[in-house]
RNA sequence: GUCAGUGUCGUCUAGUGGUUAGGACGUGAGCUUAACACGCUCAAGAUCGAGGGUUCGAUCCCCUCCUCCGAUA
Numbered sequence: 001g002u003c004a005g006u007g008u009c010g011u012c013u014a015g016u017g018g019u020u021a022g023g024a025c026g027u028g029a030g031c032u033u034a035a036c037a038c039g040c041u042c043a044a045g046a047u048c049g050a051g052g053g054u055u056c057g058a059u060c061c062c063c064u065c066c067u068c069c070g071a072u073a
Stems, first nucleotide, its partner, number of pairs: 001072003005068001007066001010025004018056001027043005049065005
C1' cells in the first nucleotide's frame, strides 16, 4: 500500500430501523453486624469513536476520517 474486522457507562458485554440503550463487575448510600466480610435494597454513571448522508425516524444502513487488531507483500 491492498483486503477484512473492531469501537456502546470506570471495565466487560447485550442490543438486525421506532416506545426510558439493558445486564454483570466495580463505585456511592441505606439495611444487616459489636465491627468487618457476605447478603439484600436503592442510586449515580453511555449525546453508542468523529463528521456527513439515506430515512417520517439511525447504536443499527451508506460514505469519509480516526483508534486498535488481523491477513497479504